The RNA shown here (transfer RNA) has 75 nucleotides and comes from Syntrophothermus lipocalidus DSM 12680.
RNA sequence: GGGCGCUUAGCUCAGAGGGAGAGCACUUCCUUGACGCGGAAGGGGUCACAAGUUCGAGUCUUGUAGCGCCCACCA
Numbered sequence: 001g002g003g004c005g006c007u008u009a010g011c012u013c014a015g016a017g018g019g020a021g022a023g024c025a026c027u028u029c030c031u032u033g034a035c036g037c038g039g040a041a042g043g044g045g046u047c048a049c050a051a052g053u054u055c056g057a058g059u060c061u062u063g064u065a066g067c068g069c070c071c072a073c074c075a
Stems, first nucleotide, its partner, number of pairs: 001071007010024004018055001026042005048064005
């Protein structure tokens, strides 16, 4: 330098154009002598960034950035 993949909640990840979600974690309450387990309720997101397409974009297109893999180049 070329190609491919990934980037969504604190973490691990779903989400094939119209409601942003799950598990774990966190907070409150119940339960317990207490902690844990268990039960109930709840909070938390610039969907990496920018632009484009569209009535509408997490999703499609382009660029940028970060990470990973493969190939090439180099002395």

It matches the Rfam family "tRNA". Rfam links the family to the GO term triplet codon-amino acid adaptor activity. By type it is a transfer RNA. NCBI's taxonomy places the organism under Bacteria, Bacillati, Bacillota, Syntrophothermus, Syntrophothermus lipocalidus. A source record names the gene tRNA-Val-GAC-1-1. The RNAcentral record of the sequence draws on ENA and GtRNAdb.